[in-house]
Predicted 3D model of a 1494-nucleotide RNA (small-subunit ribosomal RNA) from a metagenome.
The sequence is in RNAcentral, with records from SILVA.
Its mean pLDDT, the model's own confidence on a scale to 100, is 85.
RNA sequence: AGAGUUUGAUCCUGGCUCAGAACGAACGCUGGCGGCGUGCUUAACACAUGCAAGUCGCACGAGAAAGUUCUUCGGAAUGAGUAAAGUGGCGCACGGGUGAGUAAUACAUAGGAACAUGCCUUUUGGAGGGGGAUAACUACUGGAAACGGUAGCUAAUACCGCAUGAUCUCGUAAGAGCAAAGGUGGCCUCUAUUUAUAAGCUACCACCAAAAGAUUGGCCUAUGUCCCAUUAGCUAGUUGGCAGGGUAAUGGCCUACCAAGGCUACGAUGGGUAGCUGGUCUGAGAGGACGAUCAGCCACACUGGAACUGAGACACGGUCCAGACUCCUACGGGAGGCAGCAGUGGGGAAUCUUGCGCAAUGGGCGAAAGCCUGACGCAGCAACGCCGCGUGAGUGAAGAAGGCCUUUGGGUUGUAAAGCUCUUUCGACUGAGAAGAAGGGAUUUAGCGUGAAUAAUAUUGAAUUCUGACGGUAUCAGGAGAAGAAGCCCCGGCUAACUUCGUGCCAGCAGCCGCGGUAAUACGAAGGGGGCGAGCGUUGUUCGGAAUCAUUGGGCGUAAAGGGCGCGUAGGCGGACUUGUAAGUCGAUUGUGAAAUCCCUGGGCUUAACCCGGGAAUUGCAGUCGAAACUGCAAGUCUUGAGUUCUCGAGAGGAUGGUGGAAUUCCUGGAGUAGUAGUGAAAUACGUAGAUAUCAGGAGGAACACCGGAGGCGAAGGCGGCCAUCUGGCGAGAUACUGACGCUAAGGCGCGAAAGCGUGGGUAGCAAACAGGAUUAGAUACCCUGGUAGUCCACGCCUUAAACGAUGAAUACUAGAUGUUCGGGGAGUUAACCCUCUGAGUAUCGAAGCUAACGCAUUAAGUAUUCCGCCUGGGAAGUACGGCCGCAAGGUUGAAACUCAAAGGAAUUGACGGGGGCCCGCACAAGCGGUGGAGUAUGUGGUUUAAUUCGAAGCAACGCGCAGAACCUUACCUGGUCUUGACAUCCCUUGAUCGCUGCAGAGAUGUAGUUUCCUCUUCGGAGGCAAGGAGACAGGUGCUGCAUGGCUGUCGUCAGCUCGUGUCGUAGGAUGUUGGGUUAAGUCCCGCAACGAGCGCAACCCCUGCUUCUAGUUGCGACCAUUAAGUUGAGCACUCUAGAGGGACUGCCGGUGUUAAACCGGAGGAAGGCGGGGACGACGUCAAGUCCUCAUGGCCCUUACGACCAGGGCUACACACGUACUACAAUGGUGGAAACAAAGCGCCGCAAAACCGCGAGGUGGAGCGAAUCGCAAAAACACCAUCACAGUCCGGAUUGGAGUCUGCAACUCGACUCCAUGAAGUUGGAAUCGCUAGUAAUCGCAGAUCAGCACGCUGCGGUGAAUACGUUCCCGGGCCUUGUACACACCGCCCGUCACACCACGAAAGUGGUCAUAACCAGAAGCAGGCGAGCCAACCGCAAGGAGGCAGCCUACCAAGGUUGUGGCCGUGAUUGGGGUGAAGUCGUAACAAGGUA
Repeated sequence: AGAGUUUGAUCCUGGCUCAGAACGAACGCUGGCGGCGUGCUUAACACAUGCAAGUCGCACGAGAAAGUUCUUCGGAAUGAGUAAAGUGGCGCACGGGUGAGUAAUACAUAGGAACAUGCCUUUUGGAGGGGGAUAACUACUGGAAACGGUAGCUAAUACCGCAUGAUCUCGUAAGAGCAAAGGUGGCCUCUAUUUAUAAGCUACCACCAAAAGAUUGGCCUAUGUCCCAUUAGCUAGUUGGCAGGGUAAUGGCCUACCAAGGCUACGAUGGGUAGCUGGUCUGAGAGGACGAUCAGCCACACUGGAACUGAGACACGGUCCAGACUCCUACGGGAGGCAGCAGUGGGGAAUCUUGCGCAAUGGGCGAAAGCCUGACGCAGCAACGCCGCGUGAGUGAAGAAGGCCUUUGGGUUGUAAAGCUCUUUCGACUGAGAAGAAGGGAUUUAGCGUGAAUAAUAUUGAAUUCUGACGGUAUCAGGAGAAGAAGCCCCGGCUAACUUCGUGCCAGCAGCCGCGGUAAUACGAAGGGGGCGAGCGUUGUUCGGAAUCAUUGGGCGUAAAGGGCGCGUAGGCGGACUUGUAAGUCGAUUGUGAAAUCCCUGGGCUUAACCCGGGAAUUGCAGUCGAAACUGCAAGUCUUGAGUUCUCGAGAGGAUGGUGGAAUUCCUGGAGUAGUAGUGAAAUACGUAGAUAUCAGGAGGAACACCGGAGGCGAAGGCGGCCAUCUGGCGAGAUACUGACGCUAAGGCGCGAAAGCGUGGGUAGCAAACAGGAUUAGAUACCCUGGUAGUCCACGCCUUAAACGAUGAAUACUAGAUGUUCGGGGAGUUAACCCUCUGAGUAUCGAAGCUAACGCAUUAAGUAUUCCGCCUGGGAAGUACGGCCGCAAGGUUGAAACUCAAAGGAAUUGACGGGGGCCCGCACAAGCGGUGGAGUAUGUGGUUUAAUUCGAAGCAACGCGCAGAACCUUACCUGGUCUUGACAUCCCUUGAUCGCUGCAGAGAUGUAGUUUCCUCUUCGGAGGCAAGGAGACAGGUGCUGCAUGGCUGUCGUCAGCUCGUGUCGUAGGAUGUUGGGUUAAGUCCCGCAACGAGCGCAACCCCUGCUUCUAGUUGCGACCAUUAAGUUGAGCACUCUAGAGGGACUGCCGGUGUUAAACCGGAGGAAGGCGGGGACGACGUCAAGUCCUCAUGGCCCUUACGACCAGGGCUACACACGUACUACAAUGGUGGAAACAAAGCGCCGCAAAACCGCGAGGUGGAGCGAAUCGCAAAAACACCAUCACAGUCCGGAUUGGAGUCUGCAACUCGACUCCAUGAAGUUGGAAUCGCUAGUAAUCGCAGAUCAGCACGCUGCGGUGAAUACGUUCCCGGGCCUUGUACACACCGCCCGUCACACCACGAAAGUGGUCAUAACCAGAAGCAGGCGAGCCAACCGCAAGGAGGCAGCCUACCAAGGUUGUGGCCGUGAUUGGGGUGAAGUCGUAACAAGGUA
């Protein structure tokens, strides 16, 4: 510090996810030791049991027992003035727990004044003298108990008067009022009795009053302190005053009266949530989240209320009442409160021992010893966290064995192990063994104070002794022995780490992207590896990354986001100069900011964690002093912002009233006749009752052609004939004036297209709805004919738009160029006009700059300032609920659950378009001939079958693989057989085997007989062949062409496809390759930020067309001779053959063109612009085809999915399709006679002549391994004859009969011949194919395969046309451009209803709960007040009685409770509504291309 994920790729926006740190955690697997910490986050749920607050005999009265000792057995002493209880004092308000409540009666920080303060400290003064009771106790007595009642006795530091009393309280003063308590120890100086003691003295501790301090507490103020505005108004003790009460004290704290205030958009009130802080976690910081442990404050103590006591409480282990719950009960009544420490149940994912000790620290009481202390100190449990240590170290290559992988060579685990040499931490065992202890007591002793004192006592020292829960712990030593001690997660990318097997969209994984459908580094296992390590992972939560709420530090033209527009309130911001002030601001200083924590530094535990000392810091708040630039405030001044005045100017700016012509429609009349209208084409409609067209007249409503323009005006919406009236704003020029009067604008108010609503008018045209006609599969649409609301007017609502420049307003600054509208100045000119300068608008281009890019660019989206509005992933949703507005329609404000990992912007390359432009092709057109109809052949589908083997599937499968299925082929079926095999290699044994013959069998095969190995040899043997045997293995036309190689098809012989360098762009990419011409061509030329190059094109190769040379047999024949014949001699001129050359290059001329490339025409030439034909197929596409040519990975079969054999099948046949052949006839058929080829093939062959057969063919065998011989007859054509338009002398299918040939064999199932038979068919619907010249058409010939079988295929020649205006259209293709929501690329993408399943949500008759609130009833305990006839010790009084008090009763206030109502929230609810999600449901086709109606 970033990374993954939207795309084919790119940049951006934007969300989601990950890597980090942390935790009071939990869960899974695992687990050696120690130190230090931490441990109910949930039910403030309920609690059994024990303990957690007592102490003081130096305040007081009273006062045991057990035990022990003695005994005269009666008892006494001791225990012991002890225990227990009581009166009294102090404490119990601390310590400990919890976080329910509380959003301010709280907390934090800084201040303040009107207070209290037990114990403590200091100071001053005092403490005199009396009295009456009462617990305990005793007696009686009630009750189950808890707990009492009556009578009697008694003490005090308990209680009560009196005295005294101030610097206290009240009061102006005089004056009045208010207190106390003693205890213990010692002593005899003084006094009195006098052994000794106290009334005395003394010491200490208590006591009272007052003042002061310290500490602690109460109160007040300011500032800060969560979310919701779908909570906007709240408040009657409310706000203030006066008087009184009350309190320790201020105060509506309370009461009476008076006034009508107080709070609130800087968020009152209401609702939700929450203890606050120091701090903790995270973060670079600013921040964000949290508030366990430790510390400060607050609140609470079963729930609610209340007071008492006290210095302090409205009191956790106190009281009273009410309620709920639990327990006891004799049913009458009682008892209780773990949110103290342990512990139990419950809840929960989850949180410990019913431990030891007061030794230390601290607290209470006490004079003290001491007692109490679940505070605390320790121990126990838990890897819950942090920290430390260990599980060994060295050496050790035969790189052992085993495992795993393997290309079978090896690699890896791996120096790892074993082995050898060492060490001994920790643990276990044995032994030794601390510190934590200081203080205090006791004894002795030394000073010093009080004192009469050497008593006593206080205080300061010294010595001795006593005191440890932890704990025989820490620590140390000893012996032994590598001995007792390693796991967890991960290995596709992010993210370090890879292979094999299993599985086969299954099982499963997954944080995100995503893996898994037979070769999974992603699932499971193994081997190996990586990370961390007594832990490792997972889950949850917080911060970070996230600049993803942006103060630091974001945005709003198109990604989410500018309010529809204006006016203007609050608020925010604000021109120039001067002076003052000092609120903001800045500086210095002071106080505070608790400690702990964090940081630095030093120290202590062996180290660390941990602990201790010191420092820094605590960014804050407050006080004081100072500065005066800026902001504020106050005062004064100015003119440039703003405004006013005057003169001109333009304009569809607004409102109202008039008025005009053209046109449509309608009405009347004339004239006139059959159609009109409408459409892609029609029909509905109108018209013989007279339409349309035409003329004249009239009516009515609405809108204003031309001018008219990227022109003007307006804030926006918007505004268009002409005239008048009223009226708003704007611009220019000029003078004077005011003097910051300004900008923006939350709420608010106003305006606001169209549609819509209400009332009343109006209605020509147009026209939702509706009707009819078409279109269509349908057509509730698009098109047509009609047509009502509406459109128009008046008044009133509605308040929304893609209300858009998708761009808020204002101000300033920052190159220009051009057009246009309206002004002003100047020069020229008579004017028109033109040039120039200067304002205000409006529009286009463009620099810098900005932007993700597109683009914006003085009219900014640039540079800045001010103010407002708005945004924070997509969907759900602008929906639900609530509020407000509206007559309604609806508007405005505006969520969540749930769901997805994207949604989106701009640009790029492709592909596509029922987008455009240019161009090409037998693509269309123009022609010729076909197919589709018939019969047959052949292939395919389908069906059938035991099998009809398999493959090929639009073009680019279908006379295709098959250049030839009777057996074989053959892969299929049935049956019969074989198992190292029909075939290959290796090993062992043997020497045969083949052949021939017989038998069985369908044959394979079996069996019997016969024959008995071969070659070479260095004589050892080697090789071959055959048989038998064992195992390695063979074998598979079994599967996967979607694992592959190779080969092939296709786009397409289309002209394209790319690269290097450079340049441009953030990038994908672009440029080059586009453009202007030209070409068959990315062919060439020109231009150009490109310059070059490669694969393609062309050429080089072959055939063919002309010619030269060479050569002359088997070829040829002009000349000589010869023959029936180039037959032969002779010859090589010609033809021909086959080698080598030449020839054609836009080379020449003219024209066009850019002086180019090139094109057109011409000459010459056998051939002319590529002469004709072939071979040759760029980058790539189709997961195209082929595992059945071959090769090959993986999988599968192995007495069978291998091998052999016989027979059958591939040849089936209601049917459908493709490709062909033959025809339908006279351009023909038949018969006769007679011409002219090329290219091939031939020894397992072609075969002549001759003869036989009607013929297929047979006999025959000359010749020929072929320019020599043969196949071989070419056919159409031409000639002669006949047929005369018919199912024929056309056509030949089919069938019968008879044959021929091949072959082991023609039944299933060959070809051919002859005789006979003589089917369909008379030119073929929709549709569709080929061909542009030696082509189509037509005619035959040959070859491969092959025993035989050709209408197929591959070649060959013969005869030999027609047409092309042209590129609108169909198909395919190329280039450029455009749009795109496509990229699996239009066979794309994608929308909505319906049906089904699941999920969350809304509405709903109701129903249940909870909270709040109003009114009323009610009224416990308690305080206060009143009454107090009953009762009463202290004081007064001789007494009676009084003062005073108590019980009791009443009143006010008030908790619970009750009744009625209202409101909020939550749950549930038949039914219902939409929403979301869900591999292959239904219906259509809405959107994306002009998406077929933008």